[in-house]
RNA sequence: AACUUAUCCAGAGAGACUGAGGGACAGGCCCUAUGACGUCCAGCAACCAUCAUAUUUAUGAGAGGUGCUAAUUCCUGCAGGAUGUUUUCAUUCUGAGAGAUAAGAA
Repeated sequence: AACUUAUCCAGAGAGACUGAGGGACAGGCCCUAUGACGUCCAGCAACCAUCAUAUUUAUGAGAGGUGCUAAUUCCUGCAGGAUGUUUUCAUUCUGAGAGAUAAGAA
């Protein structure tokens, strides 16, 4: 790097340093010198682990390993349904694809 499974409508600082872009990609639409992104501290609590209670799987605890801390994964990007509509198109729902995270095996 690729593969399998699960989840992605909740949650999380007026802090310190730095100094210009960032939100995966494309189209939009946004954030940003009233300091983005990144690092540290702080915080949150998704998965694994630990502990406790019940019993074969669930609930709670805290915060150990990763993770995360603008906007539903910011929206759409492929297919199908419904509604409105003269077509285009718009709204809405479902699923897939893509992406992110965790665990596993190799």
Molecule: SAM riboswitch aptamer (S box leader)
Organism: Planococcus citreus